Record summary:
Model confidence (mean pLDDT): 80 of 100. The RNA shown here (SAM riboswitch aptamer (S box leader)) has 109 nucleotides and comes from an uncultured Dehalococcoidia bacterium. Its Rfam family is "SAM riboswitch aptamer (S box leader)". Rfam's curators write: The SAM riboswitch is found upstream of a number of genes which code for proteins involved in methionine or cysteine biosynthesis in Gram-positive bacteria.
[in-house]
RNA sequence: CUCUUAUCCAGAGUGGCUGAGGGAACGGCCCGACGAUGCCCGGCAACCGGCCCCGAGGGGACACGGUGCCAACGCCGUCAAGCUGCGGGGCGGCUUGAGUCGAUGAGAG
Numbered sequence: 001c002u003c004u005u006a007u008c009c010a011g012a013g014u015g016g017c018u019g020a021g022g023g024a025a026c027g028g029c030c031c032g033a034c035g036a037u038g039c040c041c042g043g044c045a046a047c048c049g050g051c052c053c054c055g056a057g058g059g060g061a062c063a064c065g066g067u068g069c070c071a072a073c074g075c076c077g078u079c080a081a082g083c084u085g086c087g088g089g090g091c092g093g094c095u096u097g098a099g100u101c102g103a104u105g106a107g108a109g
Stems, first nucleotide, its partner, number of pairs: 001109008013041001015040003021031003025078004042070003047066003051060003074101001079097008
C1' cells in the first nucleotide's frame, strides 16, 4: 500500500511545556491568544494478547502487556427514493433507506 472483517448517537482534564493553527478530502458549518498543534502527565474504553470457566464454539473478570480514543453522532452533507418551496434546467428544505469515503482494531497478501 491492497484485500477481508468488526465497530463508529456511550465515555474521558479548571494539569505542565510549546505557540497558530485545527475539525481526513471537497462544499458547508464550527473550534482556536479565555491558547490551535505537538510532546508529557492524567483519564476513558475494552479490539488483540495474557488470566478464569469451557469439549469446540462461546462466556466472564481485570486493566498486566500491544493498540486506540479524550469539542460538536464519523460536526453536517457527498448515493438513491419520497414529500415540499422556487417558472424550467436546476437549486434549496425535510424524511427514510442504502452505502461511498474515512477512522480504529484484528487478520491476510